[in-house]
Source information: The RNA shown here (c-di-AMP riboswitch aptamer (ydaO/yuaA leader)) has 130 nucleotides and comes from Vasconcelosia minhoensis LEGE 07310. The coordinates come from a structure-prediction model, not an experiment, and the mean pLDDT is 78. It was read from a public genome assembly, where an Rfam model found it. NCBI's taxonomy places the organism under Bacteria, Bacillati, Nodosilineales, Vasconcelosia, Vasconcelosia minhoensis.
């Protein structure tokens, strides 16, 4: 000087996935906040062609024995919002024959992963100094 690993701290992002308290404690427990599911009347709907849930992650056409590939539509992301351009993504998991909506009510989760283009317009905030 370079590279790799570990630990601590700071600042933002995706996601419901954060905060506070108890505790010697990073185990664990509780509360708040946020989010999901089940569950009447009424209404709606049709059960092997099984059906359903979380999630943006679906649909159509063509080529293919299948895996898959290509195109189109639709959905999502590019770090406050809108417009335009451009770029990228469209996974995964679960229930187990069963669940529409649904008041009261019942119940569950609070992980994990990242550092994100350009122009215009409109906003918001931070830091420093006085």
């Nucleotide at each position: 000087u370079c590279u790799g690993a570990g630990c601590c701290g700071u600042u933002g992002c995706c996601u419901a996935a954060u905060u506070c308290g108890g505790u010697c404690a990073u185990a664990c427990c509780g509360a708040a906040g946020c989010g999901g599911a089940g569950g009447a009347c009424c209404c709606a709907a049709c059960u092997u062609u099984g059906g359903g849930g979380c999630g943006u992650a679906c649909c159509c056409u063509g080529c293919a024995a299948a895996u898959g590939c290509a195109g189109g539509g639709a959905g999502g992301a590019g770090a406050c919002u809108c417009u335009c351009a451009c770029u990228c993504c469209u996974a995964g998991c679960c229930c187990g024959u069963c669940a529409g909506c649904u008041a009261a009510c019942u119940u569950c989760g609070u992980c994990g992963g990242c550092g994100u283009u350009g122009a215009g317009a409109g906003g918001a905030g931070a830091u420093a100094g006085c």